[in-house]
Description
The RNA shown here (Bacterial RNase P class A) has 338 nucleotides and comes from a Pseudomonadota bacterium.
């Protein structure tokens, strides 16, 4: 000097004129005083809170998938370990089980499991043909039945060995996952579970249009079936208890105002200690949107980085995804120079 990685913070400013709205003051005019996002988006996941009147067993159904931690939880976050990509700082993983079983491996190819031989390659004979041997070289293929090397062989071929891989067994180190070492067996042909299936852990069900309160108005209508040895009682089925006296169906009438849920929380923000870290605990100190067809708008003027993606509807706590720039740390790799 350039070229990456990883982490944070930021969201146009300033004035000025009228505008909107929550809440406080006020008899009123009118002041104070607040006033959309890092993703407020997808509604994909955990949760809080509501209602179903509580509860326990199983089955079906779903969900997650290496370990150890953190959280109210989790499919999430933090550190490990294997695996794989990058020089390298990092980065990615749908990461349990293929010796429970079942299914699939198209074409190509001799042959993808009930294993064999297309070219080769060696021996023999009645010799351009046939018999036997074989899987080392060759071709097919995403993959050909352990891989390298030496020995042996007629020729090969774990046939034998020596390393590696697998199986079994054992020590060490780690909480673990898994390394690391040593033995011992020529050794079960391979791959696919994001394919069904096993294992192991997890899951009650509907949602603020959820519930609550207050007012009005109607037709305290007709019909039907079950009906205490019954029925019902929020995924589907069952069984145990436990509650209620009804419980569906059809038709036809009536209202759809208003108040409340609704913003003080698993809340922000600072500093201590603990921890590698997520984070936890302790003290201080802070109130930071509550619309209701839905509230931040216009216009001027100036400054610059010239302004993207984009607007709260009950909350919070992840994950993905959209995207113009700005500033900060650290850590990498390359050139040149002292």
């Nucleotide at each position: 000097g350039g070229a990456g990685u990883u982490g944070g913070c930021u969201a146009g400013g300033c004035a000025g004129u009228c505008g909107c709205u929550g809440c406080c003051c006020g008899c009123a005019a009118g002041g104070g005083u607040g006033g959309a996002g890092g993703a407020a988006a997808g509604u994909c996941c955990g949760g809080g809170c509501u209602c179903c009147a509580c509860a326990g067993g199983g089955c079906a159904a779903g969900g997650u998938g290496c370990c150890a931690g953190g959280u109210a939880a989790u499919g999430c976050c933090u550190g490990g370990g294997a695996g794989g990509c990058g020089c390298g700082a990092g980065c990615c993983u749908a990461c349990g089980g293929a010796a429970a079983g079942u299914g699939c491996c198209a074409c190509a190819g001799a042959a993808a499991a009930u294993a064999u031989a297309c070219c080769g390659c060696c021996c023999g004979c009645u010799a351009u043909g046939c018999g036997g041997g074989u899987a080392a070289g060759g071709g097919u293929g995403a993959a050909a039945u352990g891989g390298u090397g030496c020995g042996g062989u007629a020729a090969g071929a774990g046939c034998g060995c020596a390393c590696c891989g697998c199986g079994c067994c054992g020590a060490u180190g780690g909480c673990a996952a898994c390394a690391u070492c040593g033995g011992u067996g020529g050794c079960a042909g391979g791959g696919u579970a994001a394919a069904c299936c096993c294992c192991a852990c997890c899951u009650g069900g509907a949602g603020c249009a959820a519930g609550a309160c207050c007012g009005a108005a109607u037709a305290g209508g007709g019909g039907g079936a079950c009906u205490a040895u019954g029925a019902c009682g929020u995924u589907g089925g069952c069984c145990c208890g436990c509650g209620u006296c009804g419980u569906c169906c059809c038709c036809g009438g009536g209202u759809a105002g208003g108040u409340u849920g609704c913003u003080a929380g698993a809340g922000g923000c600072g500093c201590u200690u603990g921890g590698c870290g997520a984070c936890a605990a302790g003290c201080g100190u802070c109130c930071c949107a509550g619309a209701g067809g839905a509230a931040u708008g216009a216009c001027u003027g100036c400054c610059c980085a010239c302004g993207a993606c984009a607007g709260a509807a009950c909350c919070c706590g992840g994950c993905u995804u959209a995207a113009c720039g700005g500033c900060c740390a650290a850590c990498u790799c390359c050139c040149a120079c002292c």
It was read from a public genome assembly, where an Rfam model found it. Its Rfam family is "Bacterial RNase P class A". Rfam describes the family as follows. Ribonuclease P (RNase P) is a ubiquitous endoribonuclease, found in archaea, bacteria and eukarya as well as chloroplasts and mitochondria. Rfam classes the family as a ribozyme.